Model confidence (mean pLDDT): 75 of 100. A computed fold for a 99-nucleotide RNA from Saccharopolyspora thermophila, annotated as Glycine riboswitch aptamer.
[in-house]
RNA sequence: CGACCCCGUGCGGGAGAGACCCGGCCAGCCGUGCUGACCGGGCGCCGAAGGAGCAAGACUCCCCGCAAACUCUCAGGCACCCACGACCGUUCGGGCGAG
Repeated sequence: CGACCCCGUGCGGGAGAGACCCGGCCAGCCGUGCUGACCGGGCGCCGAAGGAGCAAGACUCCCCGCAAACUCUCAGGCACCCACGACCGUUCGGGCGAG
């Protein structure tokens, strides 16, 4: 000087699932109903914040421990938009340090 890898940060990309039902309340239309927004409840659904579980695997005499984008759906989410968003690329900073 410095690859790979790890952590953080800025930017870009980034999916899925009911415009469901009931009730309350407000507003509009102008008529006894309809529509829209918000709140609460119910059922249904999604998985890519997080969390949990097991497995291939690797280590080990064995067990425990580690371990997924698999599974669960606790949490979160379900018209568009917004927000969240694993993961991918990239900028910068830090760590380790092959060479």
It matches the Rfam family "Glycine riboswitch aptamer". Gene Ontology term of the family: glycine biosynthetic process.